[in-house]
Predicted 3D model of a 323-nucleotide part of an RNA (large-subunit ribosomal RNA, domain IV) from a Fimbriimonadaceae bacterium. Its Rfam family is "Bacterial large subunit ribosomal RNA". It was read from a public genome assembly. The organism belongs to Fimbriimonadaceae, within Bacteria.

Context: one part of a larger RNA
This record gives sequence, C1' cells and structure tokens, in this order.
RNA sequence: CUCUCGUUAAGGAACUAGGCAAACGAGCCCCGUAACUUCGGAAUAAGGGGCGCCCCGCAAGGGGCCGCAGCGAAGCAUCCCAGGCGACUGUUUACCAAAAACACAGGUCUCUGCUAAGACGAAAGUCGAUGUAUAGGGGCUGACGCCUGCCCAAUGCCAGUAGGUUAAUAGGAGAUGUCAGCGCAAGCGAAGCAUUGAAUUGAAGCCCUGGUGAAUGGCGGCCGUAACUCUAACGGUCCUAAGGUAGCGAAAUUCCUUGUCGGCUAAAUACCGACCCGCAUGAAAGGCGUAACGACUUGGGAACUGUCUCAACGAGAAGCUCG
Repeated sequence: CUCUCGUUAAGGAACUAGGCAAACGAGCCCCGUAACUUCGGAAUAAGGGGCGCCCCGCAAGGGGCCGCAGCGAAGCAUCCCAGGCGACUGUUUACCAAAAACACAGGUCUCUGCUAAGACGAAAGUCGAUGUAUAGGGGCUGACGCCUGCCCAAUGCCAGUAGGUUAAUAGGAGAUGUCAGCGCAAGCGAAGCAUUGAAUUGAAGCCCUGGUGAAUGGCGGCCGUAACUCUAACGGUCCUAAGGUAGCGAAAUUCCUUGUCGGCUAAAUACCGACCCGCAUGAAAGGCGUAACGACUUGGGAACUGUCUCAACGAGAAGCUCG
C1' cells in the first nucleotide's frame, strides 16, 4: 500500500453524473399535528416534553440518591416541499434490468343456443363443464372523476340479393382418326370403336347494394383583409372520405433549442410555473385530472455527517521476513 472496522479539530455536500457510501434518527408514555382528500386517509405527519434507583403513601402525590450518560446493553423509522409515470396489494428477465414493463378490479367490442364457440388430438376421445348468455371463449383498454369529437373513400367485418363473372358436373352441336360401301380417279364416306368438343346447365366467392370506428386506419394547402404597426374574427380559391373537436402542450413527445418570460441560486443547458411558432400532441395503440400507494424517477430544502477541503490516528486480517 490492500481489505474490514473505529475515532477525529474547524468547516458541513465545497465531493460527485447523482448525498453513492457513511452519519443523523430510532423504543414506550404524554402533548401536538398542515395542505389535500375518494372523508377511509394523509399520520408514528411535522414538532415538543418525560423516562433510572431508594423512601413515605391504597392511590394521587411528596421527599431523597448516584453517574458523563437512566429506551444506560442488544435491537430499533431520518424528515419535509414540488413534479413525472403507474391507481392500488401483487408479477417478471433462475445467473448483469424489479421498472414507467406484465397482471389487476372496472370499461367496451365481438363470437357462442349446447353434440356451444374455442382448444388439444390423423382418430377415438378429452378440456370447455357435470357449466348454459348474470355462462364460456377471444380482442382492446386498465381503479376512480370529467369525457371519448369528425371521416365508411381504402382495408377488414356484417347484411343483402336482382344482375354480371365463375369450377367440377350435366350436356352433346360439330370436328378428327379408322374402314364396310360407292367412284375410272381425285375423293366421298353409314354403323361401330376411339380422340376431341360448341351452345346450354351450374354454388360459394368476386363485382355490385347497404351498414359498421372502444374494427385496420385517416383527421389539408395557397392568397388577401381592421384608421400606427402586428395579428386576422372575415373573404376567396384548390383538393379531400373527412380535414384534429374537448383537452393537454419545448412534454418519457420540441429538430431549430440553453425557445421566451417568471420563480428557485451569488452563479442553473437542470427543476417548477406560464406562453404556444405542436420539426412530428390528442381522445379505450384512450385524452385530461386525481387522494392513497412505490427498494421507480426528477428538482429543491432541513438535519446529519471523513463524500469533500485534507488528511491523521487506532484495531483486526492478508501481504513481507524467519520458522
């Protein structure tokens, strides 16, 4: 020097990506306890005080004693403020990820009338279920509150049947080969046997006609206009199936960007509150809020500390020497 511990003047996060690590705090009793809230909570909120032993006394209470120290050891919450995400308790990458991912109760769509749909299985059969639409399967969303806009042109699904198209099948006009026969020949050529084969017949599907978005999905451009300027409630025009509604917004989404303004700081590309010019938000791939909860995550503060200024000393272990 290394590892594991202990103590430390003054300062107290100046360390660092970040208070990582460590420290503080801790028990019981009494007092006291805010915003917010789904009225249950938040809450052991926060913040204070007490704590041993002996004597008198039923108790209440009073008196006394010792130590640096009375939850005398061990063990045993640090707290507060404000955002993001996920409602919550749960679940997960056995061996680098515990989370904002999965699940969830709730919501909604859809299939299924029972020999159910669906699943496993060449099949028998089994599950579904000794269940029966208040049941069972599948998809999406994800407590709760307020809500969930426009587009059915495309794709999908559902319904419809008049017409068009359409397979095998049925059908058999005709054609070809063969050869009895006919013909001087060229050739014609019945029946049969073969090969081929038109019209006609012919379902679903597709075309077609409608419906359907908590189905897959989509939700514009240019130009002008108000008595300073700016802006444009207003007008024109092109295109579209329809041109993004309510909300939210530099956001887990913002390129330009350290946007601009305000707050916090001595100083902030961070954080919080606003603004809206949304490169490229947006309503069950849900939108916006939200008490409680979280070994989640971001910013700030109090307390506390060897994280640091800046290191020192001590204990044990290994290292080193001898054996």